[in-house]
Context: one part of a larger RNA
Molecule: small-subunit ribosomal RNA, 5' domain
Organism: metagenome
RNA sequence: GAAUGAACGUUGGCGGCGUGGAUUAGGCAUGCAAGUCGUGCGGAAAGGCUCCUUCGGGAGUACUCGAGCGGCGAAAGGGAGAGUAACGCGUGGAUAUCUGCCCUCAGACCCGGGAUAGCGGCGGGAAACUGCCGGUAAUACCGGAUAAUGUCUCCGGACCAAAGGUGUGAUUCCGUCUGAGGAUGAGUCCGCGUCCUAUUAGCUUGUUGGUGGGGUAAUGGCCUACCAAGGCUUUGAUGGGUACCGGGUGUGAGAGCAUGGCCCGGCUCACUGGGACUGAGACACCGCCCAGACACCUACGGGUGGCUGCAGUCGAGAAUCUUCGGCAAUGGGCGAAAGCCUGACCGAGCGACGCCGCGUGCGGGAUGAAGGCCUUCGGGUUGUAAACCGCUGUCAGAGGUUAGGUAAUGCUAGAGGGUUCUCUCUCUAGUUUGACCGAUCCUCAGAGGAAGUACGGGCUAAGUUCGUGCCAGCAGCCGCGGUAACACGAACCGUACGAACGUUAUUC
Numbered sequence: 001g002a003a004u005g006a007a008c009g010u011u012g013g014c015g016g017c018g019u020g021g022a023u024u025a026g027g028c029a030u031g032c033a034a035g036u037c038g039u040g041c042g043g044a045a046a047g048g049c050u051c052c053u054u055c056g057g058g059a060g061u062a063c064u065c066g067a068g069c070g071g072c073g074a075a076a077g078g079g080a081g082a083g084u085a086a087c088g089c090g091u092g093g094a095u096a097u098c099u100g101c102c103c104u105c106a107g108a109c110c111c112g113g114g115a116u117a118g119c120g121g122c123g124g125g126a127a128a129c130u131g132c133c134g135g136u137a138a139u140a141c142c143g144g145a146u147a148a149u150g151u152c153u154c155c156g157g158a159c160c161a162a163a164g165g166u167g168u169g170a171u172u173c174c175g176u177c178u179g180a181g182g183a184u185g186a187g188u189c190c191g192c193g194u195c196c197u198a199u200u201a202g203c204u205u206g207u208u209g210g211u212g213g214g215g216u217a218a219u220g221g222c223c224u225a226c227c228a229a230g231g232c233u234u235u236g237a238u239g240g241g242u243a244c245c246g247g248g249u250g251u252g253a254g255a256g257c258a259u260g261g262c263c264c265g266g267c268u269c270a271c272u273g274g275g276a277c278u279g280a281g282a283c284a285c286c287g288c289c290c291a292g293a294c295a296c297c298u299a300c301g302g303g304u305g306g307c308u309g310c311a312g313u314c315g316a317g318a319a320u321c322u323u324c325g326g327c328a329a330u331g332g333g334c335g336a337a338a339g340c341c342u343g344a345c346c347g348a349g350c351g352a353c354g355c356c357g358c359g360u361g362c363g364g365g366a367u368g369a370a371g372g373c374c375u376u377c378g379g380g381u382u383g384u385a386a387a388c389c390g391c392u393g394u395c396a397g398a399g400g401u402u403a404g405g406u407a408a409u410g411c412u413a414g415a416g417g418g419u420u421c422u423c424u425c426u427c428u429a430g431u432u433u434g435a436c437c438g439a440u441c442c443u444c445a446g447a448g449g450a451a452g453u454a455c456g457g458g459c460u461a462a463g464u465u466c467g468u469g470c471c472a473g474c475a476g477c478c479g480c481g482g483u484a485a486c487a488c489g490a491a492c493c494g495u496a497c498g499a500a501c502g503u504u505a506u507u508c
Stems, first nucleotide, its partner, number of pairs: 001508004006504005013358006019351002026314003030311003035072003040069002043065002047063001048061005079269003088194008097186002102182007110144004119134006150159003164174002195241003202232003207229008244266004248259004271292005294305004322348001324347003330344001331342004361391004371382004395449001397444004404437002407433001410431009452497005457478003463492005473480002
């Protein structure tokens, strides 16, 4: 000098874009953060509509829909960096593998069955919840048939599937099953690279290799039985410490050194430890089981919970924000769709935390006013600075207008095309959607509302007076202060930067 997720001191007008729990991966009140589908199913708790009514209510409908069964999603998105020195990451290869939804192609969708929740009845319990009996549906479950382009094979053969819905109407719309291919995503293996320490020198028994078997989607001591005695190491094994890694970022002429916050990719974690289940995918942040610590409820028998999601709270700390608005846009889940959900996201709020921009007026104005400071008492300086005269209206303030950030899309109706269509494309008409921001322009008033901080001995730009008297104090280094201190404190003046200026910490 440059830089920072900074903090502290003094000061503080506005805007844009960024950015903000670095410490206790400490504990958490409260609300929200993952639902959706009635075009899968039996249905009807609530509302709407219709009818009846003894005015209590009852019946119907399915506009609509609570709870339930079922499907898809919940493995994404979001957070954090504790662990990890490792095929974890980076880079370049490999294959013994799987891949829901999506795309392409080929084929199939036949005949049956028994349950179960909801529901009704009877109970248990303070609650969480739960038992018995009866009966019901499905795209839930099961059996049979069919069977290759599939799987296994001793090459003879054996084995394996399905579901319907909407609608007046389905080969044609939405789905189901099998096979092949693609795309995407993932698993696994290998070469090379990846911090400090020898005041850590030896380490290893499933250890190293083989055979048989098991297991996995898949290779493999991954596991197991037997056999052999190997394997690693001063080119640093093993142990200890520290640490997520990369793209990048800071600095530097570069080489390098330092670093990994925001954003992107990968990995790991989800109160602590362990385990599997479901599933295309998890050994699963807001799923399950067990153990532990902690906290809460309790009728003392027993239960419940997990903010390293968004806000917020306590604690510790030098220190880090609102218990905000909206799904309008982008994206995601579900749905045929309308749509619903979305603390992802888009916005607003707070903080000079950073960078950038703008403003705090402009022109004239000398008797060089008053006041201050200095003085050799003549004057000098503050200083065109002020007053005063003329002007302007940025920003902020008050009021108003408006482009745009959706006309991309959604709904309804009509016409035409795709051989027929509920599907789809085009056109026309009508109609719907902005949380938030708002350029520009117009009007109003009036210089009004807007300047400080550090420094002035040398390094280093900028000095005088007074006070103090090795005291009080200053200080980055050299060093100042013991009676004329340009170095302490104050005043005036000056210098630097300026909505900031200094200090501290850290990196180059």